This is a predicted structure of a 73-nucleotide RNA (transfer RNA) from a Nanobdellota archaeon. It matches the Rfam family "tRNA". It is annotated as a transfer RNA. From the family's description: Transfer RNA (tRNA) molecules are approximately 80 nucleotides in length. Rfam links the family to the GO term triplet codon-amino acid adaptor activity.

[in-house]
RNA sequence: GCCCUGGUAGCUUAGUCAGCAGAGCGCGGGACUUGUAAUCCCGAGGUCGGGGGUGCAAAUCCCCCCUAGGGCU
Numbered sequence: 001g002c003c004c005u006g007g008u009a010g011c012u013u014a015g016u017c018a019g020c021a022g023a024g025c026g027c028g029g030g031a032c033u034u035g036u037a038a039u040c041c042c043g044a045g046g047u048c049g050g051g052g053g054u055g056c057a058a059a060u061c062c063c064c065c066c067u068a069g070g071g072c073u
Base pairs, nucleotide, nucleotide: 001072002071003070004069005068006067007066010025011024012023013022019056027043028042029041030040031039049065050064051063052062053061
């Protein structure tokens, strides 16, 4: 230098067929318990890596860039 894969909540990640952004763990509150843990219920938390484009509508499609990992030379 070129190619491939990934970047979404604090962490691990689903969603890639464009049509209300989800889950588990964690966090906050509550129930239960003599108390704690476990279990159950409720809740908060996301400029979907950044910028631009297409389109009624973009996490999703296109372009550029950043970043992590791998491969080729």

Model confidence (mean pLDDT): 83 of 100. Taxonomically the source falls in Nanobdellota (Archaea, Nanobdellati).